Predicted 3D model of a 1444-nucleotide RNA (small-subunit ribosomal RNA) from an uncultured bacterium. It matches the Rfam family "Bacterial small subunit ribosomal RNA". The RNAcentral record of the sequence draws on ENA, Greengenes and SILVA. The coordinates come from a structure-prediction model, not an experiment, and the mean pLDDT is 86.
RNA sequence: AGAGUUUGAUCAUGGCUCAGAACGAACGCUGGCGGCAAGCCUAACACAUGCAAGUCGAGCGAGUAAGAGCCCGUAAGGGAAUUCUGCUAGCGGCAGACGGGUGCGUAACACGUGGGAAUCUCCCUAAUAGUACGGAACAGCCUCGGGAAACUGGGAUUAAUACCGUAUACGCCCUUCGGGGGAAAGAUUUAUCGCUAUUGGAUGAGCCCGCGUAAGAUUAGCUAGUUGGUGAGGUAAUGGCUCACCAAGGCUACGACCUUUAGCUGGUCUGAGAGGACGAUCAGCCACACUGGAACUGAGACACGGUCCAGACUCCUACGGGAGGCAGCAGUGGGGAAUAUUGGACAAUGGGCGCAAGCCUGAUCCAGCUAUGCCGCGUGAGUGAUGGAGACCUUCGGGUUGUAAAGCUCUUUAGUCAGGGAAAAUAAUGAUGGUACCUGAAGAAUAAGCCCCGGCAAACUCUGUGCCAGCAGCCGCGGUAAUACAGAGGGGGCUAGCGUUGUUCGGAAUUACUGGGCGUAAAGGGUGCGUAGGCUGCUUGCCAAGUCAGGUGUGAAAUCCCGGGGCUUAACUCCGGAAUUGCACUUGAAACUAGCAGGCUUGAGGACGAGAGGGGAUAGUAGAAUUCCUAGUGUAGGAGUGAAAUCCGUAGAUAUUAGGAGGAAUACCAGUGGCGAAGGCGGCUAUCUGGCUCGUUUCUGACGCUGAGGCACGAAAGCGUGGGGAUCAAACAGGAUUAGAUACCCUGGUAGUCCACGCCGUAAACGAUGGAUGCUAGACGUCGGGUCUUUAUGGCUCGGUGUUGUAGCUAACGCGUUAAGCAUCCCGCCUGGGGAGUACGGUCGCAAGAUUAAAACUCAAAGGAAUUGACGGGGACCCGCACAAGCGGUGGAGCAUGUGGUUUAAUUCGAUGCAACGCGAAGAACCUUACCAGGACUUGACAUGUAUUUGAACCUUUUGAGAGAUCAAUUGGGUGUAGCAAUACACAGAUACACAGGUGUUGCAUGGCUGUCGUCAGCUCGUGUCGUGAGAUGUUGGGUUAAGUCCCGCAACGAGCGCAACCCUCAUUCUUAGUUACCAGCACGUUAUGGUGGGGACUCUAAGGAAACUGCCUGCGUUAAGCAGGAGGAAGGUGGGGAUGACGUCAAGUCAUCAUGGCCCUUACGUCCUGGGCUACACACGUGCUACAAUGGUGGUGACAGUGGGGAGCGAAAGCGCAAGCUGGAGCAAAUCCUAUAAAAGCCAUCUCAGUUCAGAUUGUCCUCUGCAACUCGAGGGCAUGAAGUCGGAAUCGCUAGUAAUCGCGGAUCAGCACGCCGCGGUGAAUACGUUCCCGGGUCUUGUACACACUGCCCGUCACGCCAUGGAAGUUGGUUCUACCUUAAGUCGCCCUUAAAAGCGCCCACGGUAUGAUCAAUGACUGGGGUGAAGUCGUAACAAGGUA
Repeated sequence: AGAGUUUGAUCAUGGCUCAGAACGAACGCUGGCGGCAAGCCUAACACAUGCAAGUCGAGCGAGUAAGAGCCCGUAAGGGAAUUCUGCUAGCGGCAGACGGGUGCGUAACACGUGGGAAUCUCCCUAAUAGUACGGAACAGCCUCGGGAAACUGGGAUUAAUACCGUAUACGCCCUUCGGGGGAAAGAUUUAUCGCUAUUGGAUGAGCCCGCGUAAGAUUAGCUAGUUGGUGAGGUAAUGGCUCACCAAGGCUACGACCUUUAGCUGGUCUGAGAGGACGAUCAGCCACACUGGAACUGAGACACGGUCCAGACUCCUACGGGAGGCAGCAGUGGGGAAUAUUGGACAAUGGGCGCAAGCCUGAUCCAGCUAUGCCGCGUGAGUGAUGGAGACCUUCGGGUUGUAAAGCUCUUUAGUCAGGGAAAAUAAUGAUGGUACCUGAAGAAUAAGCCCCGGCAAACUCUGUGCCAGCAGCCGCGGUAAUACAGAGGGGGCUAGCGUUGUUCGGAAUUACUGGGCGUAAAGGGUGCGUAGGCUGCUUGCCAAGUCAGGUGUGAAAUCCCGGGGCUUAACUCCGGAAUUGCACUUGAAACUAGCAGGCUUGAGGACGAGAGGGGAUAGUAGAAUUCCUAGUGUAGGAGUGAAAUCCGUAGAUAUUAGGAGGAAUACCAGUGGCGAAGGCGGCUAUCUGGCUCGUUUCUGACGCUGAGGCACGAAAGCGUGGGGAUCAAACAGGAUUAGAUACCCUGGUAGUCCACGCCGUAAACGAUGGAUGCUAGACGUCGGGUCUUUAUGGCUCGGUGUUGUAGCUAACGCGUUAAGCAUCCCGCCUGGGGAGUACGGUCGCAAGAUUAAAACUCAAAGGAAUUGACGGGGACCCGCACAAGCGGUGGAGCAUGUGGUUUAAUUCGAUGCAACGCGAAGAACCUUACCAGGACUUGACAUGUAUUUGAACCUUUUGAGAGAUCAAUUGGGUGUAGCAAUACACAGAUACACAGGUGUUGCAUGGCUGUCGUCAGCUCGUGUCGUGAGAUGUUGGGUUAAGUCCCGCAACGAGCGCAACCCUCAUUCUUAGUUACCAGCACGUUAUGGUGGGGACUCUAAGGAAACUGCCUGCGUUAAGCAGGAGGAAGGUGGGGAUGACGUCAAGUCAUCAUGGCCCUUACGUCCUGGGCUACACACGUGCUACAAUGGUGGUGACAGUGGGGAGCGAAAGCGCAAGCUGGAGCAAAUCCUAUAAAAGCCAUCUCAGUUCAGAUUGUCCUCUGCAACUCGAGGGCAUGAAGUCGGAAUCGCUAGUAAUCGCGGAUCAGCACGCCGCGGUGAAUACGUUCCCGGGUCUUGUACACACUGCCCGUCACGCCAUGGAAGUUGGUUCUACCUUAAGUCGCCCUUAAAAGCGCCCACGGUAUGAUCAAUGACUGGGGUGAAGUCGUAACAAGGUA
């Protein structure tokens, strides 16, 4: 000192959460010792038992007989109450008002602090004076009674330091100043202790005052002894403290009264401080003592362990009556998460009594219990690597635990045992305690846990689990590879503790005095006037309240801090100092503020002279328009819409002309122009009236600013009463639209809109910006004045109103002399979102409602500005067979093929919008094959290795069983290499073990490969610059291009991946070469043929060159890039085609090509075999083939290709067969031979529009070929059969030139099987105006509440579950005011008295009655609110969100 969390990312706002410290704590796990502290926070609940206040015989009479003594007795024992020492009930004195406990009450002179005057004070202290003489009783004791008891009555007798009288009284008290009044106690042996009066002191107490000391205004008025006076009473004393009379006061917005809560303080905790929270232990004060009331005694009490009364409760009882008060110390029950022993001692300190000894003391000192806290110590130290074993991990090599352990060598604090042994006390006395401490002995011995390890926040792996179980302070983990759950290993932190929970402060500048804000994040009141209050111009003097300085007193001690000292250290404790920020008094100062007294003119206001204006009110008036009415002309429509319809119109509309009625509003002017405080104000005229501006510088002399309450104004809608009613138009009706349409659109239409009067009092009442004053660059408009001259589109100046912009400010956007800048003053308001501007209460209102204004509960966000994307039924530009223009198809039929679905033992698996569906599959009869049924094998069909063992290996014949795999036999050949041999190597079999094997799973764990956007023109980087930042710039702009292609401009300058080019091929040509290709010229030969010699010209083949670059010309363009046209050229503007696929997107596809992590199977999910299946078939879809015919079919005739392929091959000629084919075998490993006749075209003939001489499906039958094998399930041929189909609905596909269309040919796969696929050539078109629209894409821009990015986001009702809450007929309880009734004890008064008692009266606790007030609980039913992965209905908002 900060950190996490809103976002794709950013900044700021803002809440939530965490890290720290603390505790009278509690809970969980664990637990060795000591010291010092602390220990019912809850029920001021109830209490058994014991103890906690007594003492004095030196006040008194009396009693007792324990000890000593005396007497009797030998002794045991007995006696006297007398000699001493004791003890004792009672009278008497002092103390029980202290000490100890608790915090109920109390918001108060209770407490704190500082003052004051009208007081008392036992004991103590100082001083003065005195202490004389008498008297009458009452306890006890005795006696007689009552009662269960507690207790109590009568009689007799008695002492005193008990009580009373008299005397005296310097001083004392009262006084009318003459006078009057009042004391005493003795005890004792000498000392001495007492007693009385008085004056002082000290101590303690009472009383009064200033200031300080909680919350609530949803508590605004309270008060009759109330406020004051006079008199009296009362008190220790002042005083309405009490009473009589008189007056009508007193308190309150600086918060009275009421309600709620609470003992106050020194201090404690926290904090940098200021503050905040708290008020245990210790200390001071107060209050209380079962609850309420009351007095008595006394120096002191209205009394914790005293009295009386009432009440509740408990106990005893003989039922008549009594007893009691732990909030003293222990202890018990209860309550509670929770808090100790029915201990020891008066040794110390202190207290009471006493002359004293002493007695008493649960105060106190000690001990016991508790890790409750703080502090200290220990649980060992050194050495020890074959880095042991085990555990865990592993890439299987190893690594970690880890010098850790073991082992070896040591030590002994604490603990145990033994011995010694304090201080606390001074001469005696020690509960603690044989304690602390010291010495010795043995022996590592007896002593470690808890939490955490995703980020915050130090610390990581394996296994299990599989949105389950669970975790979680916040964010969030868990759906099969979880560092987040659980276990383990390892690690981190603290340590006799560690975590959790609770609470307080901190962090939180998140209530902001120190130290915040309000344009858009929460927040400026709708506006003005103005009261209290706050603040206030220049100047002089005085004063000294505030202020400042010095001094004095006080601010208890303890605590905190500093310096020392004592316990071995520390905690703890002792001493000293500082501090105690405060209050009071006093002495000074005089700048500032206040006050008093003067002066001034600049703030403010007045006067005079001008000026602008939709400022306001009232009355009048004008024209245009709408509607309606009357009349005319006129005829079939009008109106309305996207399109329609409702509606109006032949009973004459709309249109048009004339006249009339009525109401409302004022076109043009008109303008970020004017006026007004705001709301607001618009034809014109008149009257009345408010404010403003300018000029002159004439007057007053601070008269000012703001403004809680208050008062006034205040759009629209709405309300009341009465008018008015043309238009428009909520509601309502109808017509449309629609899935619906209670809407948008249309036709109508009532309140209302208008006027008068009265309410309402709210708006996005907005500049989302309170008012005032001063200061701080400009520029350009505009409105109203003034002024200057050089009269201008000018300068200066005052007041308004705008735009832009400097400094500055701001989170940014933006603001910027009209501030959101720099400052001062005053007011209002804010403190996370929702609940909620809601409920309740109050006030206002006729009502509607307004205003003031919460809580429970719930979430971790909600919100602002800006950024990058994506998207839009936003915009601009551009491209593409995208549309359009064309040509041909698909969709209808049959068949082929693939898919879905269904079926099946199995119909193996994958691919699923474009981008799956003639796809993987370039070819399922067996095989393939992964599927199914059945039969077999288990180190295995296949690989490597080890151990043992056998044998060479291997080739081959035949037989049997079986569906086969396989099993059982069998014939012949053969007998490895090296070595003399043992043996080794190689090979094969058997057994055992490592392992093999898996088309099992996960393409969402992966590599590789591929598809797609898209051959679209994009995607980025470095440096620089701009921005707080995300980011921007570059890459945008103007042109241009097929292109981010190029040019120009520019805070950018460069670069990379893409584009283009480089590569292949086709088109032209040249050179070289010339067989198997070619043949012009020459020659030979043939019926004919490059057949032959030969040639190298041509074609061609295949190597290398050339050629095309907007190079040339003209025009356009910016003189550019480039574009258009032209020339030349085989080819012209990337010449055609191919290969080539940027950053990335789709968790796209593939674990079944292959590879591969994890998981799974291992006599099976592996392997082998036979048969079946992948070929099924109500159906649906995709892709094709063949057709529906005359641009055709059939028959005949008949010309011209190219790419390829060929040895288990292509296969010629010739022959046979109608044909498929067969026989045959030449030639050819190929520019040579074969495949191999190309077909369409062309020519001739025929058919003549029909289900046909079209079409060929289907079926029958006979064959052919391949192959172990064509049944399921191949292809082909002949003959026969001759289905649907007559050009195809909605919809949809391809193609821009050698293309579409059409025609055939070849190849891969392949034994055989193609309508598919890949290639080849032949014939060979039509159209493109153009970019409005559909689809896809690119760039710029705009809006956004989207970012999983529109297949987005998101709202409300309803239904269901849960939660808290409001209302409610009421019900119950608490508190309390007032009035009245009754009234205990008791004080006081009266009466009566020698006295007491009784009696009477006032007051009064408790109790009762009644009307209220207030708070809480509960309540059928009811209202909304919140919340809850996958409910219903719609789609309101976010894009122009489809009606902004």